Small-subunit ribosomal RNA from a metagenome, 1460 nucleotides, folded computationally. Its mean pLDDT, the model's own confidence on a scale to 100, is 83.

[in-house]
RNA sequence: GGAUGAACGCUAGCGGCAGGCUUAACACAUGCAAGUCGAACGGUAAGGUCUUGCUUGCAGGAUACACGAGUGGCGCACGGGUGAGUAACGCGUAUACAAUCUACCUUUAACUGGGGUAUAGCCCAAAGAAAUUUGGAAUAAUCCCCCAUAAUAUUUCGAAAUGGCAUCGUUUUGAUCUUAAAGCUCCGGCGGUUAAAGAUGAGUAUGCGUCCCAUUAGUUUGUUGGUAAGGUAACGUCUUACCAAGACUGCGAUGGGUAGGGGGCCUGAGAGGGUGACCCCCCACACUGGUACUGAGACACGGACCAGACUCCUACGGGAGGCAGCAGUGAGGAAUAUUGGUCAAUGGGCGAAAGCCUGAACCAGCCAUGCCGCGUGAAGGAUGACGGCCCUACGGGUUGUAAACUUCUUUUAUUCAGGAAGAAACCUUCGGACGUGUCCGAAGUUGACGGUACUGUUUGAAUAAGGAUCGGCUAACUCCGUGCCAGCAGCCGCGGUAAUACGGAGGAUCCAAGCGUUAUCCGGAUUUACUGGGUUUAAAGGGUGCGUAGGCGGGAUAAUAAGUCAGUGGUGAAAUCCUACAGCUUAACUGUAGAACUGCCAUUGAUACUGUUAUUCUUGAGUACAGCUUAAGUAGGCGGAAUGUGUCAUGUAGCGGUGAAAUGCAUAGAUAUGACACAGAACACCGAUAGCGAAGGCAGCUUACUGAACUGUUACUGACGCUGAGGCACGAAAGCGUGGGGAGCGAACAGGAUUAGAUACCCUGGUAGUCCACGCCGUAAACGAUGAUUACUCGAUGUAUGCAUUUAAUGUAUGCGUCCUAGUUAACGCGUUAAGUAAUCCACCUGGGGAGUACGAUCGCAAGGUUGAAACUCAAAGGAAUUGACGGGGGCCCGCACAAGCGGAGGAGCAUGUGGUUUUAUUCGAUGAUACGCGAGGAACCUUACCUGGGCUUAAAUGCUGAAUGAUUUUUUGGGAAACCAAAUUUUCCUUCGGGACAGUUAGCAAGGUGCUGCAUGGCUGUCGUCAGCUCGUGCCGUGAGGUGUUUGGUUAAGUCCAAUAACGAGCGCAACCCCUAUCAUUAGUUGCCAGCGGAUAAUGCCGGGGACUCUAGUGAAACUGCCUGCGCAAGCUGUGAGGAAGGUGGGGAUGACGUCAAGUCAGCACGGCCCUUAUGUCCAGGGCUACACACGUGCUACAAUGGCCAGCACAAAGGGUUGCUACCUGGUGACAGGAUGCUAAUCUCAAAAUCUGGUCUCAGUUCGGAUUGAAGUCUGCAAUUCGACUUCAUGAAGUUGGAUUCGCUAGUAAUCGUAUAUCAGCAAUGAUACGGUGAAUACGUUCCCGGGCCUUGUACACACCGCCCGUCAAGCCAUGGAAGUUAGGGGUACCUAAAGUCGGUCACCGCAAGGAGCCGCCUAGGGUAAAACUAGUAACUGGGGCUAAGUCGUAACAAGGUA
Repeated sequence: GGAUGAACGCUAGCGGCAGGCUUAACACAUGCAAGUCGAACGGUAAGGUCUUGCUUGCAGGAUACACGAGUGGCGCACGGGUGAGUAACGCGUAUACAAUCUACCUUUAACUGGGGUAUAGCCCAAAGAAAUUUGGAAUAAUCCCCCAUAAUAUUUCGAAAUGGCAUCGUUUUGAUCUUAAAGCUCCGGCGGUUAAAGAUGAGUAUGCGUCCCAUUAGUUUGUUGGUAAGGUAACGUCUUACCAAGACUGCGAUGGGUAGGGGGCCUGAGAGGGUGACCCCCCACACUGGUACUGAGACACGGACCAGACUCCUACGGGAGGCAGCAGUGAGGAAUAUUGGUCAAUGGGCGAAAGCCUGAACCAGCCAUGCCGCGUGAAGGAUGACGGCCCUACGGGUUGUAAACUUCUUUUAUUCAGGAAGAAACCUUCGGACGUGUCCGAAGUUGACGGUACUGUUUGAAUAAGGAUCGGCUAACUCCGUGCCAGCAGCCGCGGUAAUACGGAGGAUCCAAGCGUUAUCCGGAUUUACUGGGUUUAAAGGGUGCGUAGGCGGGAUAAUAAGUCAGUGGUGAAAUCCUACAGCUUAACUGUAGAACUGCCAUUGAUACUGUUAUUCUUGAGUACAGCUUAAGUAGGCGGAAUGUGUCAUGUAGCGGUGAAAUGCAUAGAUAUGACACAGAACACCGAUAGCGAAGGCAGCUUACUGAACUGUUACUGACGCUGAGGCACGAAAGCGUGGGGAGCGAACAGGAUUAGAUACCCUGGUAGUCCACGCCGUAAACGAUGAUUACUCGAUGUAUGCAUUUAAUGUAUGCGUCCUAGUUAACGCGUUAAGUAAUCCACCUGGGGAGUACGAUCGCAAGGUUGAAACUCAAAGGAAUUGACGGGGGCCCGCACAAGCGGAGGAGCAUGUGGUUUUAUUCGAUGAUACGCGAGGAACCUUACCUGGGCUUAAAUGCUGAAUGAUUUUUUGGGAAACCAAAUUUUCCUUCGGGACAGUUAGCAAGGUGCUGCAUGGCUGUCGUCAGCUCGUGCCGUGAGGUGUUUGGUUAAGUCCAAUAACGAGCGCAACCCCUAUCAUUAGUUGCCAGCGGAUAAUGCCGGGGACUCUAGUGAAACUGCCUGCGCAAGCUGUGAGGAAGGUGGGGAUGACGUCAAGUCAGCACGGCCCUUAUGUCCAGGGCUACACACGUGCUACAAUGGCCAGCACAAAGGGUUGCUACCUGGUGACAGGAUGCUAAUCUCAAAAUCUGGUCUCAGUUCGGAUUGAAGUCUGCAAUUCGACUUCAUGAAGUUGGAUUCGCUAGUAAUCGUAUAUCAGCAAUGAUACGGUGAAUACGUUCCCGGGCCUUGUACACACCGCCCGUCAAGCCAUGGAAGUUAGGGGUACCUAAAGUCGGUCACCGCAAGGAGCCGCCUAGGGUAAAACUAGUAACUGGGGCUAAGUCGUAACAAGGUA
């Protein structure tokens, strides 16, 4: 996608044609579904007509009207229903009957004479509730019986001819035996009997075809065959007796399961697959089982008998019933209709006919169940209306020509009216032809459907649209709500606050009186592969050989004609499908014709190929002869080295073992060394991607026996071949049995270590075993993960063994290897030893797990092997390759990474930050490296975001609009902690007089939020890392991911450069360009400088002056491996090199590639979304951010003599300064205060310390150290209590150099000394950022730790090792195996019993007889009993399996996964 006898959900206008219990072959109330014939009969219960009587509705009679019940005939075996059973000659197809029957019908021939006895009905009587039955009497027939006649019938025995297909048949003929009939009549005929033939129907037999399971492998005793008999319509073991021992089966018997079969139907390109509703054919069945009767036909749906179950009636004695006929009911179920009309048509039964019967049939009713058709309006109509929805929102888009509105039409609907075809017959009447019942013609009669179809007419857009979907597959997108919830889902999957996936809305898409969902089948699926697949590594080659059946098979000739091909004939029912035409307005539907039905059978022919038969050939195969090779096998003998043990000897304290140890051995003398002896096992060197073998496998030497390959010769046979299901044999190691043997090694076990543990890895011992003989086992990653055989298809190279040779290379054959072309493969790869191209045969595969498990069977002593499922569960499992990442993989390289050094941290006290705790609050953020003296470059109020309390609600600010007002501000008073509230007081400007400006009040619009989300974001930042990387274009390679370039060899600090190169170039990074610093030149000299000249002072560049110097700040120069030596192709490297202020990046800074960490920040700022709006906004006061059992980070000060203290004397840079820095003077011990001067700064000022010189202290908890505390002060500030800094005096704690561990630093660096600044009223600064002073030590080197770069390798990782992942245990759920038992079922066996009934037998009863009753026998449905097997259900308990949330224990696997 198509389909359905469908069902369910939502929806629904009409018509036509079809279809309608798929489930309980479950049970059925009620009605109907098979009768008819009086022209077979005796007759007359009812009715009609005529008639009689009269009691006027009764009785009687007649009736060629009619007919209940009865006898008889025909029918009831058809039609209709269902699919339980059946795996079968049941069905399909093709044959056969020389082995058969056939009522009614047709044709032909002959006959239809005579007689007899019953019986029902009716009548009488009886039993019983009834159903019904019994007895008596009488009676008819187309009932029954007897006699006669009869053959082309039947029986037996013959004769002749002829045919066939084995038995045999047919024809002619002779003799013999047996058997028929019915009447009715309108006199025409209709019937009846016999025989033959036809037609129709039935029966039987056979070939072929016809589901699944081998975890069903053997089955069978009337079984297989024969003889004889019986039986049948007929053949036949159909039945019986006897004889024989056969018959079926791997081409699937037997058993089990399932199932009616076919034409057809659905699907598919076809081949196929699925299916068997409706219609047609066949079969089977009729409550279940059995049985026969009647009949032409039945073992009989609406017949009989018996048994059983069930239902009903009953007077309890006994009876009745069978919807799988049509309706209908109950039940079951997701689910399937009316207790309708008519015999008008078609057909059937009976009848001479009229006719009767017919739930067959024709119609109608119900149902969108399906197929088909029609409609729900058409044209115009833009301000693109209103409304809805969306948006970038003063506007636009969309719904949408859609609507409104104008015009038009009337299918359908509605009103009224008309109104069919289907009907032709039979029959009746008339006429005619033939000539007395046949035909023809005319007229008449007959319609359930139905006043239906159809036609005309009236009204008027009037009566008529929904369903599903919109993440991809798959046509169709936005908003809102929700927030891993609710839910969706066919698969992938969606939903955790911006959901095109949930729910709603708007819009869109697809179908449309339907649309979706569910179920089932086919397709796509070449995903069971015949057409048309595979097997090295994805699932899949058997462990190997021999060989049976089977399959396949070399060259030539001839014959045959089975396969094959062609022609012809028969058949292949109809319907269906297809084509054409036709009929319903069209279509569906239907009709007519054709084609087709791909099949089967028969026959005729052809003979290439295959088969068969015969003859033959040599190339396949084999044999022979000669040679050669071999760790090929089996059995025996021999050998040396090593090891162990024993004895003796030498000799002394250890040996042994490991990462390190210990257990162990040893003074009773080990280990070591020497000699001798013994034992068992294995065979060093040679030895090799060498050899041999079918595989497993085989190694000292030698003998015997056995085998194989190869080469050469081309002598012999003449297709003898290949493969090989079953079968048989061999088959490593381990293991098992019996008996030996036992040196070394060594599961189990013991001990010692290791470890958190260590039932392991390591060590010391050590049993089975390993070895031999015999017997089992039968498996391995039994691997080349590659079945065997044959043929064909480029080369290069090595090697083993032969042979040939022109002795020089070689050639050739068979093996063992390597590389590669074509080709092939998903790729890796394979590549004459194929995984290439072909052929034959075998084996095997069909998603992962469950599981090579369970059950069964079989083999085995056992262990276990072979065969080998299912439920359930997942959406993957897997292969090859790619890019990364990772590795307790490898190689190369770098970095204060280690090492070498110096100084610290970790211990003390204090400062500061963090965690924790506390609290009304201790606001928030930052959390490994990359948080923690971080945001904060400065929390007493403010800051401030937190807490408590008190206030405000357009609000703190600004703008706009409207309204009223004239103020606002200020001041004062009261309350209050303040904010604020209340009151009082004071007072505008311009004007065109309309108003305006301004101000507050009021109303409204815009606010505000340090509230949330850094996982919605921008921007900025940290880190890897100043590491050297990250990419692109074109080309080339690859199916592709992707690769190449970027790799390789050098070199570099560098992907820096060079060389090479299927690459050639380019970009972002590196470097350079920029700034500071180191040298010089030049220009310019003020506030800087002062060499020379001059002046002045107590003194000073203080002054005149000067530009030399320093300095300042502009411009330049200079360094480039430029030069030299050596090495190198080059790049470049090297050097106490030269020169130079500086030498190989001179030193420092700024500068941070592609990206990583959902890294950090919504509290700097900005911003989407969400949230609050008399509060999460805002104002104020106080408090808190400063708490304190504790833990951590970063620092400061110390522990002292390289020092402390006192006194004296020097030398910086870079900054700051007017609300400021302040010289100087005075006071104070001091912080500082009071004066005063200079400076808006190269001018004035803040303003140095370590160092140096001298003195003192003398190793102490000190003259070290300064915490803590007390007292008194100073300063800032509204304010110093919580909570500032500083000063003075007093106090004088810990601390004597710091465990494990850890940090920084390679030169003007570390260390050490001070200085300045920002913030700032002040300061908790010991912080941060800058500045200079003094000024070291060490680096052998890259093994190791950490981080990083490149190449390579492995990978089961890709959230990328902080990865992945295994098993036990614990918990829940699910399906399943075993199991003492228990329940149920179908089938078989044995025994007992046995109804009805057929058959057989039968003396006593009945009958004249035929025969019957009764009795007996065989068989049997059913019933009972017994043992066993099978199948299914269930079960205490139990086994494993699967799935589950972040459980427990370890860490087995993936990297060398840390013991491959």
Its Rfam family is "Bacterial small subunit ribosomal RNA". Its family is annotated with ribosome and structural constituent of ribosome in the Gene Ontology. The RNAcentral record of the sequence draws on SILVA.